[in-house]
RNA sequence: CGGGGCGUGGCUCAGUUGGUUAGAGCACUCGGUUCGGGACCGUGGGGUCGCUGGUUCAAGUCCAGUCGCCCCGA
Numbered sequence: 001c002g003g004g005g006c007g008u009g010g011c012u013c014a015g016u017u018g019g020u021u022a023g024a025g026c027a028c029u030c031g032g033u034u035c036g037g038g039a040c041c042g043u044g045g046g047g048u049c050g051c052u053g054g055u056u057c058a059a060g061u062c063c064a065g066u067c068g069c070c071c072c073g074a
Stems, first nucleotide, its partner, number of pairs: 001073007010026004019057001028044001030042003050066005
């Protein structure tokens, strides 16, 4: 320098045919259970989807640029 993959709550990920409120598990809060803890049950909060711009009635999803990480090639 060229090509490819990934980036979504604190963590690991789903969501890709563009469309209904952005979800799951774990973690965390509060309550129940317990002598207490753990486990279990219930409950609640937290993300605008790496960043910027574009297309569209509508974008996590499509397009362009850019940043970070990983792989391949030179």